[in-house]
Record summary: This is a predicted structure of a 346-nucleotide part of an RNA (small-subunit ribosomal RNA, central domain) from a Holosporales bacterium.
Context: one part of a larger RNA
C1' cells in the first nucleotide's frame, strides 16, 4: 500500500466562519469527456509461458503461438458521472405574524454581607484549635447602637430549568446588538446546499505589559503548633493576584474523554419553548433528561440527542519507554506555545 480503527485500550481538531479541493435534490433536451462495445494500427527483439524440432539427453539453441491487460484512431451506445441550455419545488433561504431565553456590548442603579473609621454603651477578656500557642485587647478590644467609607460578589427565586458554536452566562433597570424556535398561506428565490487542507475569528484559569483600584480572599513569605522530621495538612498574619481599562498570551480532564452534515430504524415516563384541537391519560414541531425494544459493543454500556443501519466530507492512530523531548522553522515582551525526531532501551 491493501486493510483496520478513534466514548474507556493508541487516536475527534478547544470552538466557529470560511477558501481551494471533495461530495451533491427531481426533471427535459443536446453533447459524447469519463464510460461501455467493436474493428483498425502501434505495443522491437531477447527473455518468461505453450507448443513443435536440432545437437546421444539436459543446460543451450531454433520455429510457430499466445501474451503484452496498455496508449492512439474510427465507428457505435447514452444508463450513469461530467459539459451546455431549459423547467421544478421536496434540500436551503427570504418575507409575513407570534414566542422563550444568566446570549453578547455599554451605562445607570439597589439591599443584605464584610472590612475599616468615628461616636455612644459597657468592662476583661477576645480570638483560634482535636488541645494550645502565635495574635488582638485596660492607650478600653470582643459584644451591643448609630453614622460614614470602600471595594468584591449577588441569597430566596433556582431547577433534573434557560442561553449560547465553544469558552462560557446569574441582583435591578434602560439602549445597541447575535442567534433559536413555532405558525399558515405553502407568498417569494429556485439547489443558491454539505464538508472543509491552508487561512481569519473567539477561546476558562493561570500568567504577562501599561495605568488605575484594592474590602473580602489568598500563592510566595513570617510566626505558632503537629512531628523523629514538617520547606505540608491546623491557627495567626500576609504579597503579587483575584477587580477595572487598554493590549499579549492560546493551554485546559478546554469532556458527552464521542467532529460536521443528511436519511431511515419499537415505545414508556417526566420537563422546557411554540402551535392545533373534539379540552382529552389529546395531536404535533423543536430542546433538555430518565429507562428501554431491535441492532451494536470486548466488556461496561449506548440505543431516534445511538456508540444502530447507511452516505458525504475533514481531522487523528499504528507496541512501552527515550518524549510531546531534541535540533531547526513560526509565534511570544517573557513565561513558553506550535511543528516535531532520532540514537538507546524493553
Nucleotide at each position: 500500500u491493501u486493510g483496520g480503527g478513534c466514548g474507556u485500550a493508541a487516536a475527534g481538531g478547544g470552538u466557529g466562519c470560511g477558501u481551494a479541493g471533495g461530495c451533491g435534490g427531481c426533471u427535459u433536451u443536446a453533447u459524447a469527456a469519463g464510460u461501455u462495445u467493436g474493428g483498425c494500427g502501434u505495443g522491437a527483439a531477447a527473455g518468461a509461458c505453450c507448443u513443435a524440432g536440432g545437437c546421444u539427453u539436459a543446460a543451450c539453441c531454433u520455429g510457430g503461438g499466445a501474451a503484452c491487460u496498455g496508449c492512439g484512431c474510427c465507428a457505435a451506445a447514452u444508463a450513469c458521472u461530467g459539459u451546455a441550455a431549459g423547467g421544478c419545488u421536496u434540500g436551503a433561504g427570504a418575507a409575513c405574524g407570534g414566542a422563550a431565553g444568566a446570549g453578547g456590548a455599554a451605562a445607570a442603579u439597589g439591599g443584605a454581607a464584610u472590612u475599616g473609621c468615628g461616636a455612644g454603651u459597657g468592662u476583661a477578656g477576645a480570638g483560634g484549635u482535636g488541645g494550645a500557642a502565635u495574635u488582638c485587647g485596660u492607650a478600653g478590644a470582643u459584644a451591643u447602637u448609630c453614622g460614614c467609607a470602600a471595594g468584591a460578589a449577588c441569597a430566596c427565586c433556582g431547577a433534573u430549568g434557560g442561553c449560547g458554536a465553544a469558552g462560557g452566562c446569574a441582583g435591578u433597570u434602560u439602549u445597541c446588538u447575535g442567534g433559536u424556535c413555532c405558525g399558515g398561506u405553502a407568498u417569494c428565490u429556485g439547489a443558491c446546499g454539505c464538508u472543509g487542507a491552508g487561512g481569519c475569528a473567539c477561546g476558562a484559569a493561570a500568567g504577562c505589559g501599561u495605568g488605575g483600584g484594592g474590602a473580602g480572599c489568598a500563592a510566595a513569605c513570617a510566626g505558632g503548633a503537629u512531628u523523629a522530621g514538617a520547606u505540608a495538612c491546623c491557627c495567626u498574619g500576609g504579597u503579587a493576584g483575584u477587580c477595572c481599562a487598554c493590549g499579549c498570551c492560546c493551554u485546559a480532564a478546554a469532556c458527552g474523554a464521542u467532529g460536521a452534515a443528511u436519511g431511515c430504524u419499537a415505545g414508556a415516563c417526566g420537563u422546557u419553548g411554540g402551535a392545533a384541537u373534539u379540552u382529552a391519560u389529546u395531536u404535533u414541531c423543536g430542546g433538555u433528561g430518565u429507562c428501554g425494544c431491535a441492532g451494536c459493543u470486548a466488556a461496561c454500556g449506548c440505543g431516534u440527542u445511538a456508540a444502530g443501519c447507511a452516505u458525504u466530507c475533514c481531522g487523528c492512530c499504528u507496541g512501552g519507554g527515550g518524549a510531546g523531548u531534541a535540533c531547526g522553522g513560526u509565534c511570544g515582551c517573557a513565561a513558553g506555545a506550535u511543528u516535531a525526531a532520532a540514537a538507546c532501551u524493553c

The sequence was found in a public genome assembly. Rfam family: Bacterial small subunit ribosomal RNA. Its mean pLDDT, the model's own confidence on a scale to 100, is 88.